[in-house]
Context: one part of a larger RNA
RNA sequence: UGACGGGGACCCGCACAAGCGGUGGAUGAUGUGGUUUAAUUCGAUGCAACGCGAAAAACCUUACCCACCUUUGACAUGUACGGAAUUUGCCAGAGAUGCGAUUGUGCUCGAAAGAGAACCGUAACACAGGUGCUGCAUGGCUGUCGUCAGCUCGUGUCGUGAGAUGUUGGGUUAAGUCCCGCAACGAGCGCAGCCCUUGUCAUUAGUUGCUACGCAAGAGCACUCUAGGGAGACUGCCGGUGACAAACCGGAGGAAGGUGGGGACGACGUCAAGUCAUCAUGGCCCUUACGAGUAGGGCUACACACGUGCUACAAUGGGGCAUACAAAGGGUCGCAACCUCGCGAGAGUGAGCUAAUCCCAUAAAAUGCCUCGUAGUCCGGAUUGGAGUCUGCAACUCGACUCCAUGAAGUCGGAAUCGCUAGUAAUCGUGAAUCAGAAUGUCACGGUGAAUACGUUCCCGGGCCUUGUACA
Repeated sequence: UGACGGGGACCCGCACAAGCGGUGGAUGAUGUGGUUUAAUUCGAUGCAACGCGAAAAACCUUACCCACCUUUGACAUGUACGGAAUUUGCCAGAGAUGCGAUUGUGCUCGAAAGAGAACCGUAACACAGGUGCUGCAUGGCUGUCGUCAGCUCGUGUCGUGAGAUGUUGGGUUAAGUCCCGCAACGAGCGCAGCCCUUGUCAUUAGUUGCUACGCAAGAGCACUCUAGGGAGACUGCCGGUGACAAACCGGAGGAAGGUGGGGACGACGUCAAGUCAUCAUGGCCCUUACGAGUAGGGCUACACACGUGCUACAAUGGGGCAUACAAAGGGUCGCAACCUCGCGAGAGUGAGCUAAUCCCAUAAAAUGCCUCGUAGUCCGGAUUGGAGUCUGCAACUCGACUCCAUGAAGUCGGAAUCGCUAGUAAUCGUGAAUCAGAAUGUCACGGUGAAUACGUUCCCGGGCCUUGUACA
């Protein structure tokens, strides 16, 4: 000087408390461990691994296994020789491939001979290739403490020196934020602000939008909305407290008040944290194989254990009928209306739309009426049988969905444990990425919309000062 203390003082955070809803019990989904397996490819492992890489494992992906097959190679550059490229079909085979046929002469330069570019084949070698190892050789990227308020430097001064000072102190703040004081005076990276979005207004611009209407034509931009450039909030004003400071408390005006709400933004560093399987890369290793191709299988196994989410156990509910109100997205390899058929998943047809125009697309919870009457039920939907639909060469291993039948566990969950302070929790639907098909995951969108916070004694994490230390 740090680190640590079941030392002290002060302060903060959904840290506790006060509340609301969960997990832990059940079924199934998904990830992991374990076990099994020819293979169940690899990585991630306290917080900070475990719906994680994977924003999609039937084939492909795919890295794994088995079988078959290949050796200048699936891919790149170079040399020589031959041929343009290419088209078509036969046989063998699971295919890769093998075999022998067929077709065909293009482009550029040149008068021609020929040469060249691209592509194909053969030969020999330089080489290619490796998702092989090392993240403890690395770059890059990322997590984490933590959006915590800290981390430092120059000059000066003090100390023999390591170092100190500044950065401590008195107040204050979300903040090393600001003020005052001070052997310090300044500065940098962080904080804040500048950026995006949302909330108000005026202005400019009105089509595909909006307006009056049952609908359309026509008309018009007041309203909604869209998107440009502006205004607006700064403790600016008033009162009180305070050291006449910084600031705090209350008030006015205002759409908004003291960082208005949300986002992006992550200091010096820590964890030899994670990644050699995104990529790049040193070293090592393989080179008729640890490279390459093909078919099939596996990654989907299943006594079990754990994590994360789904659906429930019901009456604030289940079912039936009627009826109302969104936002944000996507669409030409696409979204697909209307109509017809089917109980339905869907099928047929195909208008319109390269989209403020057309379509996906009925939002659902809610509301009104009827029914069920506390029951393993008109709760719950697993499982299983049958019949189908769709995608796709192909749904056996191993897809999603529909209809009929079946109707399991489950009656609110032990010890323990998690999230959340407001348009939040809870609850209700909607969309998108990936994608042929395949979400209870992820990301986004809106609808309805709470309770509680006395307080900082305690648990956890953190900041600052101080103290002790046999630790570095």